This is a predicted structure of a 355-nucleotide part of an RNA (small-subunit ribosomal RNA, central domain) from an uncultured bacterium. It matches the Rfam family "Bacterial small subunit ribosomal RNA". The full RNA is in RNAcentral, with records from ENA and SILVA.
[in-house]
Context: one part of a larger RNA
Formats: sequence, structure tokens, C1' cells
RNA sequence: UUGGGCGUAAAGGGUUCGUAGGCGGCUUGGUAAGUUAUGUCUCAAAGACCGGGGCUUAACCUCGGAUAGGGAUGUAAUACUGCCAGGCUUGAAGAAUGUCGGGGUUACUGGAACUUACUGUGUAGGAGUGAAAUCCGUUGAUAUAGUAAGGAAUACCAAGGGCGAAGGCAGGUAACUAGGCAUUUCUUGACGCUCAGGAACGACAGCUAGGGUAGCGAAAGGGAUUAGAGACCCCUGUAGUCCUAGCCGUAAACGCUGCUCGCUAGGGAUUUGGAGUCAAUUUAUUGGCACUGAGUCCCGUAAGCUAACGCGUUAAGCGAGCCGCCUGGGGAGUACGAUCGCAAGAUUAAAACUC
Repeated sequence: UUGGGCGUAAAGGGUUCGUAGGCGGCUUGGUAAGUUAUGUCUCAAAGACCGGGGCUUAACCUCGGAUAGGGAUGUAAUACUGCCAGGCUUGAAGAAUGUCGGGGUUACUGGAACUUACUGUGUAGGAGUGAAAUCCGUUGAUAUAGUAAGGAAUACCAAGGGCGAAGGCAGGUAACUAGGCAUUUCUUGACGCUCAGGAACGACAGCUAGGGUAGCGAAAGGGAUUAGAGACCCCUGUAGUCCUAGCCGUAAACGCUGCUCGCUAGGGAUUUGGAGUCAAUUUAUUGGCACUGAGUCCCGUAAGCUAACGCGUUAAGCGAGCCGCCUGGGGAGUACGAUCGCAAGAUUAAAACUC
């Protein structure tokens, strides 16, 4: 190098964009670089291989012969690949019309609940637990009614339903903005796929600076429990949780399943389009039926795959292209070095030794 793999055994990068690179639709002509055929030169001798010969044989020695293959150069061929020139429309992109949604950003705003403050009513308890106690309360709590303030989260709708590349996204309104899908078959005419480095995004926690702080709540304090209790339970409660600006760059970042394309029985549910058809009426809406796209999900085989579990047109089936990753357990995702970071640390990443 060939060969084996990556749902759960080791192994899919957190996600997207994208450079180099790799790979690339149909067709015509040219070229002849790759490719194929063939000629010439060459690859010293020895050795190896084949066939003889000589030492009694063998090892050993000796003579002769040959193929494949490599390099250089010439000639020829042109299917495929490459290159040059041209054409095409099915891949891709654009346009028009329509449609969909918690996609994103900013501003404004609503109600419920909660807490606090004040006022009224009212009186002895409240809170909490397995049971208690710490705790709050006659300086009037809890409860109840009103007023005011504040911060955070958005019940019902709500659905294994929607959107987004992933992380993620949910009260309402407005502005700005991105995207998907369908139809038309109008335009361009292979403009494509994947992507080492690289760039951007990236939950929570954490960090820096400035605000904010209702509830919750690491740390801390107290009460219990217990042999002890640095916990589980209870009463408090600081960071934090929230906002603005900037870092961090990790997660069971999971579908533990990379992206793209083609092919391979079905049945059912649901979201959202299209064009039909049949009804009903409120005459521009609703419902049913079968069809056709794009999603999401269930069953489940027929096939196939799998060690089994299971997967099964949203494949883990059958194929193609490109990338990432794996190679016994521990040592170890550690040490050292390097890069990044304010730090915490992150990324890259061994060995000795041991079983």
C1' cells in the first nucleotide's frame, strides 16, 4: 500500500460557511498529457530462474538461454480520463406569483401571580415537618380588602404540533430582517458535491466593567436527623440567575447515527402547499373523497442488513463522491512543549510502567 470498521462493542468533528485539494450531467469536434500496442537503446559481472557439463554424489564450480518488469526515445491507436473550442437542459442558481412558521434583532406594551410598603377589618396564632425545632407574631402576625412600587417569568391556546445549520426559539403590537416550500417552466447554461487548514455561530456554568435584584438560590449561618452528618429535610441567605458591553468555547452539544446524490413493497396519523371533484350553506367560506409536492411521526414487514437488540423510502438496505475518526484495559484526554485565554481553563497530545 491492499484489506476491516465507526446507533449500543474503540470510533461521526457541537454546527454552518468556505480556500487549497479530491470528485463531477448529456453531446460534437480537435489534441494526444494520462492510457494501450509496438520498434530501438539500456538496466556491468556475479547471484536468482530454465537447460546442459565437471569434481564418485551433494554443496561447490562452469557453459548456454530466456520471460516479465523499470528508464529513455520513436511510431501508431483514441474507448475512457485530462486539456482546448462549441452546443444542450434534466443538476444548480435566478425571476414572477402565492404561502408558512415560538426563525432573528430593536422598541413599546398587557394581565395573572409573587414580594415589599402604607391604610382598613380582625385576633392569637402562623409557618414548617415523618415528627419537631430554629423562624415570624399582642410594637397586632397569618387571613381578608384597597392603594402604590418593583423585578422576573409568560397559565389556558399547546399537540411526540411549528421554525431554525446547530446551540436554541412561546403574552401582545410595530418596525427592520433572514429562510423554507409550492406553482409557472420565464431566464442563465454544469455555474455542481464535499471540504484539510481558515472564518463565523455556539446551552449551562464561569470571568471583566457598569446597572438591576421580586422569586429562587451554590457558599455561609442556624434548626433537625444521625454513632458522626462537612448531606438528604426545615428556617434564613451572599454570589448567581436578569440587562448592557466584552471574554470563555465546553456538554449525555444525543437520533450516542457526517454531508450530498441515485435506486429498493406497503398501511396509518399529522403540519403546510397545489390543481381537481362532490356536497353544504352565510356566495366565499366550510367539509368529504381520491391525486400530487415538501416536512414530522407511528406500525411494520415483502426484501435486505445486523453479533444481537433492532433499522427498515427520514435506512443501520443497495450503490457513488468527499471529509472526520478508530486499532486491547489502565497510566491519560494526563505530563512536557506549543497556541489561545484576564483567570478558570480549552485545544493539540505522548512515554515509562503495569495487567